RNA sequence: GCCGGAUUAGCUCAGUGGUAGAGCAGCUGAUUUGUAAUCAGCAGGCCGGCGGUUCGAAUCCGCCAUCCGGCUCCA
Numbered sequence: 001g002c003c004g005g006a007u008u009a010g011c012u013c014a015g016u017g018g019u020a021g022a023g024c025a026g027c028u029g030a031u032u033u034g035u036a037a038u039c040a041g042c043a044g045g046c047c048g049g050c051g052g053u054u055c056g057a058a059u060c061c062g063c064c065a066u067c068c069g070g071c072u073c074c075a
Base pairs, nucleotide, nucleotide: 001071002070003069004068005067006066007065010024011023012022013021018055026042027041028040029039030038048064049063050062051061052060
């Protein structure tokens, strides 16, 4: 340099055009002598960035950034 994959909640991941979700973690309450566990509830997101297409974009297209893998060149 070229090709491919990934980027969504604190963490791990779903969601592939029509109101953004789950598990764990966190907070509050119940239960318990107390802790853990369990149960109920709450909170947490400009969906990596900038543009484009569309009535409508996390989702499609382009460029950029970061990470992972492969190939190539030089030494």